[in-house]
Molecule: small-subunit ribosomal RNA
Organism: metagenome
RNA sequence: GCAUAGGCAACCUGCCCUGGAGCCCGGAAUAAUUCCCCCAACGGGGUUGUAAUUCCGGAUACGAAUCCCGAUCCCCGGAUUGGGAUUGAAAGGUGGGGAUCCGCUUCGGCGGACCUGUCACUCCUGGAGGGGCCUGUGUCCUAUUAGCUUGUUGGUGGGGUAACGGCCCACCAAGGCGACGAUGGGUAGUCGGCCUGAGAGGGUGGUCGGCCACACUGGGACUGAGACACUGCCCAGACUCCUACGGGAGGCUGCAGUCGAGAAUCUUCGGCAAUGGGCGAAAGCCUGACCGAGCGACGCCGCGUGUGGGAUGAAGGCCUUCGGGUCGUAAACCACUGUCAAAGGGGAUGAAGGGCGCCGGUGUCAAUACCACCGGUGUCACACCUGACAUAACCUUAAAGGAAGCACCGGCUAACUCCGUGCCAGCAGCCGCGGUAACACGGAGGGUGCAAACGUUGUUCGGAUUCACUGGGCUUAAAGGGCACGUAGGCGGCUGGCUCAGUCAGAUGUGAAAGCCCUCGGCUCAACCGAGGAAUGGCAUUUGAUACUGGCCGGCUUGAGUGGAGAAGGGGAGAGCGGAACUUCUGGUGUAGCGGUGAUAUGCGUAGAUAUCAGAAGGAACGCCGGUGGCGAAAGCGGCUCUCUGGUCUCUUACUGACGCUGAGGUGCGAAAGCGUGGGUAGCAAACAGGAUUAGAUACCCUGGUAGUCCACGCCGUAAACUAUGUCAACUAGCCGUCGGGUUCAUUUAAGAAUUUGGUGGCGAAGCUAACGCGAUAAGUUGACCGCCUGGGGAGUACGGCCGCAAGGUUAAAACUCAAAGGAAUUGACGGGGGCCCGCACAAGCGGUGGAGCAUGUGGUUUAAUUCGAUGCAACGCGAAGAACCUUACCAGCCCUUGACAUCCUCGGAACUUUCUAGAGAUAGAUUGGUGCCUUCGGGAACCGAGUGACAGGUGCUGCAUGGCUGUCGUCAGCUCGUGUCGUGAGAUGUUGGGUUAAGUCCCGUAACGAGCGCAACCCUUGUCCUUAGUUGCCAGCACAUAAUGGUGGGAACUCUAAGGAGACUGCCGGUGACAAACCGGAGGAAGGUGGGGAUGACGUCAAGUCAUCAUGGCCCCUAUGGGCUGGGCUACACACGUGCUACAAUGGCCGGUACAGAGGGCUGCAAACCCGCGAGGGGGAGCUAAUCUCACAAAACCGGUCGUAGUCCGGAUCGCAGUCUGCAACUCGACUGCGUGAAGUCGGAAUCGCUAGUAAUCGCAAAUCAGAAUGCUGCGGUGAAUACGUUCCCGGGCCUUGUACACACCGCCCGUCACACCAUGGGAGUGGGUUGCAAAAGAAGUGGGUAGCUUAACCUUCGGGAGGGCGCUCACCACUUUGUGAUUCAUGACUGGGGUGAAGUCGUAACAAGGUA
Repeated sequence: GCAUAGGCAACCUGCCCUGGAGCCCGGAAUAAUUCCCCCAACGGGGUUGUAAUUCCGGAUACGAAUCCCGAUCCCCGGAUUGGGAUUGAAAGGUGGGGAUCCGCUUCGGCGGACCUGUCACUCCUGGAGGGGCCUGUGUCCUAUUAGCUUGUUGGUGGGGUAACGGCCCACCAAGGCGACGAUGGGUAGUCGGCCUGAGAGGGUGGUCGGCCACACUGGGACUGAGACACUGCCCAGACUCCUACGGGAGGCUGCAGUCGAGAAUCUUCGGCAAUGGGCGAAAGCCUGACCGAGCGACGCCGCGUGUGGGAUGAAGGCCUUCGGGUCGUAAACCACUGUCAAAGGGGAUGAAGGGCGCCGGUGUCAAUACCACCGGUGUCACACCUGACAUAACCUUAAAGGAAGCACCGGCUAACUCCGUGCCAGCAGCCGCGGUAACACGGAGGGUGCAAACGUUGUUCGGAUUCACUGGGCUUAAAGGGCACGUAGGCGGCUGGCUCAGUCAGAUGUGAAAGCCCUCGGCUCAACCGAGGAAUGGCAUUUGAUACUGGCCGGCUUGAGUGGAGAAGGGGAGAGCGGAACUUCUGGUGUAGCGGUGAUAUGCGUAGAUAUCAGAAGGAACGCCGGUGGCGAAAGCGGCUCUCUGGUCUCUUACUGACGCUGAGGUGCGAAAGCGUGGGUAGCAAACAGGAUUAGAUACCCUGGUAGUCCACGCCGUAAACUAUGUCAACUAGCCGUCGGGUUCAUUUAAGAAUUUGGUGGCGAAGCUAACGCGAUAAGUUGACCGCCUGGGGAGUACGGCCGCAAGGUUAAAACUCAAAGGAAUUGACGGGGGCCCGCACAAGCGGUGGAGCAUGUGGUUUAAUUCGAUGCAACGCGAAGAACCUUACCAGCCCUUGACAUCCUCGGAACUUUCUAGAGAUAGAUUGGUGCCUUCGGGAACCGAGUGACAGGUGCUGCAUGGCUGUCGUCAGCUCGUGUCGUGAGAUGUUGGGUUAAGUCCCGUAACGAGCGCAACCCUUGUCCUUAGUUGCCAGCACAUAAUGGUGGGAACUCUAAGGAGACUGCCGGUGACAAACCGGAGGAAGGUGGGGAUGACGUCAAGUCAUCAUGGCCCCUAUGGGCUGGGCUACACACGUGCUACAAUGGCCGGUACAGAGGGCUGCAAACCCGCGAGGGGGAGCUAAUCUCACAAAACCGGUCGUAGUCCGGAUCGCAGUCUGCAACUCGACUGCGUGAAGUCGGAAUCGCUAGUAAUCGCAAAUCAGAAUGCUGCGGUGAAUACGUUCCCGGGCCUUGUACACACCGCCCGUCACACCAUGGGAGUGGGUUGCAAAAGAAGUGGGUAGCUUAACCUUCGGGAGGGCGCUCACCACUUUGUGAUUCAUGACUGGGGUGAAGUCGUAACAAGGUA
């Protein structure tokens, strides 16, 4: 200041209204004007002369004002009233009248007196409306503003004002305000209202309306009823303009308009027609108020851009699984309508009044006049006047004609596809999209939403109960003060009376209008407007109620306290005393070590240590008792005794009588460390030193060691000062301990039982809790009071204040930055956590690899190419069960282009085949033979050639777009589901537990009961027996034959073959176990507890592998990334690795002799006998489509001989020569044979692999692939071991449990310095502004006071002058301005401090697991 309610008995009020009275007699000046002068201008000076409703004097005035004396009432400076004294006023204008009078007269009359009307004027009364002042209450942020104030607070007396008042002055007193926030700082006009909200609130104050303030900035007064005056005055200042430089002029925050600033805001329009205002008697004049128009989609409202029909679902676009779908009845087309816009026409409403004319009435008046008021009238053809807006509404005409956009489409949020792009370009409100299949970017099609608009941005409220009054919290998420005492304050036991302040009810006043709401009405509707109503949570006054709260006066005893009788205790302070241990010192004994560690070393010790004995000294701490035991407010308190002292508990119920609870500030206490002064110092021990450890080790460990730890006095004032749980009080199931009391019962004692009270613990009900958990010692249900919290970081930091000697403490932000940080619990995973268990996992063994040579694969390198893939286990003798050409995908060169291959169309030809030439070949040219099959006679089928275009083709890319297949954990024992139950939920239970098993195997228990995929079994094979069958297999017995042989007859016994059965099930016995499952032992048996082996691989993991087996989406190539051919390459070679072979030898090599398999292969084949060759092999071709023939002699073994420990009679690489075989072809680049050559290697470093029984080891054989080419692979049999105590350790796995800051899951997460970049901020010598305090200077205009100079029309005068005024001077106050010194705030500053954010930087590894030192 405003809002609201009041007050003025402390006031004013022009114009207006009511009432009363009056309007008399005089005087004076001046403007415009004239003349003169000065000036650039603005203007100024002088002179002349005049009027008034101008100015002045006088008269009158009951009433008015002042004073005095009284009376009555009152809200006490008032009102009413009686008496006396004094003082104060005025102005005319205009109209009418006629009896009388006066003046003038041009004789028509005019003017006046007189009467009268009206407007004005003066005084007074009352009113209305307007203002002034005062009071209560309310009215933003900041305490990092706590003290402010000297006219300050009050009084007395004055001055001043319309009026009260320190408003001003003199004197007196020393007050006044402030934690209920003074003072200071910042910000802001305020209200009705408006926006929002369910409301309470929050935000706001534009339009409209009320109040206030301001008018270039600051100051000032004048005039006036009213101003300290927006378009008045004076002064100062800044600015702009004019100037003759002397001086002047100005103030759009009026309407338009210009410039500037800005993201941004209009016409230099029309009119006074209406409404309103000023002046005027009125006409009227003025009015950028106002009414209208213009501009702006700025807002609100209404309307249109068509309506109905119309399928072949047109064309076209887009998509497509190519079938179609969609835009879409949409269009075209047919029929119809006509709003707006366009053209034309016609002419409402806003106009009511007022004036004038006429008529009537009423009033005034002497009056029929004038005047005032009221009513009527000015209609008829001419015949009253007033419209800026403004031709709009309305009607007619024609024509679907002229009229739709914007945003969005990943979720929130309604709406989806294609193409392009490829972490780029870009999007984004939040989460987040984009790294080649983007519903998220850009475009398109389609869709969704709104619509003359639609989006964006900013702001406010909402959602947000996210400052919580309504309506929040504080154990662990942010949040209980370290603890107590206590001030203010808040709250307060039972009962009686009074009061009625709070409270409640009624009434009255107010709460302006507009707005909001309701109803009705007017514009076609609506927006808009009008009318009425309701509402306006308040304030004030008044009447009543009296339960509750308060106040006052009483009473009570249960809260609180006191007394009495007892009790326990490391409660506190001081003094004294004690023993053990330790160290040091002295002495003795004694000798070489001691000490310390994971292991050492430093250290001590022959100068005698450690050890041990005796003695002495010293300081510190108090073992056992000792205990979820005690005491204390907390911090804290522990040997014993004494002195002083605080609190607590129990019992009795004598006393006081609410004396209580809490407690902002305040005060005290307050661990450890630290600080000051002085002591003390045995042990321990920061710092420090040395020794270790280590990559380093400023650490962990060790040896020493100083502050300190101890005492006295004084500071500090903080801790995870924790029960992370404020204090007090009441109420709300129980059970079990323990400590201190009381009572009862019982007992011989000690013990004991029950109950009660005060502590201290454990479990638990209801209830609470996000959960964990709490649960009478609450985190339950309530009450009282205090403290504290409001996302993480920045930061408990900076600045400021206070405290401190310092260290530091306390109070306590912001900029900036992030989208999280956090709690509890869950499931996993992990742990240098724990428990149980398993596995050739370790251990015990056997044999290897790693060293050599070679083979093979890989990396690397090289190359024209060395094609591609596989890369820890789980790539690397892998794809590849076999690269000379082919394969082949790679490279070079030469060629083809509908193609080597598929389908369709047209034409021609059978197909096919012989030979020759050129060429590296593909290919090209020539050439021979050949005319086929079916037929309904049209032709057709297959094949070949040519042509055309659709298409083919791609071992090109993407295994991170996929299918399928596979590897791996792992043949590990697990993985799940239904129903039920528990939990807010994630989830749990089942599946955990006790046993047991190879096994989630089984049993028992059990809020679980069942089930599924896995395990096991069923399948194959092998081991025993039986039955059946008996050739190609077999041969016991009987025959025959042979040198010999199942060779033959025969046999069916045996072996065997291959079909079917039996058998093994913990079935039986004993023991253990829980009367279980099961385990141990045994019997029988070919086999015993899964008999051996195989096949069989749960849910899932690894974006594991494969686009090059195949299939396949998308992309890419299309005379080439397709196809053909020749040659080359995949076989390279300093090197590195994997897997193997052969060895290094005597358990062996060589030579000779001799024995025994199994399982397989064979017609493009296996191939015998026999012959040739040293041999590979060649010739040969019986037999065999295989239990028949053949490959095919198995080898090691065994017997005999030789070699004698050596680079060999080991070893065989390499090389030379000569050959064989396969094959068009062995040069690059095959295998084998013979002869010769004879390398490394003498058992292999670190490290590492396989194997538990017919296994390892060792020996050979066969087969797939294959023309040929195994040391590889897959099978087969022969010989045939050792060892396993055991589960501590390594690796992997399973179950339970625990911790977790991990979840991409420990190959995890994550911290700090340093370096670089950017950002904001603190300090900073200072520097530059703003605001302001104090002390001064200064002093314009103005006002007030004073006045001796100058001056002055009215009034007075004794005519001299005076009164009064003005100018000047002066005093006081004071604006601008200046100086000094402070405070505060903003900006800036070399340098500097920390902070934040950044890409895969550097150094370490501090934290999370026992995080490797909790």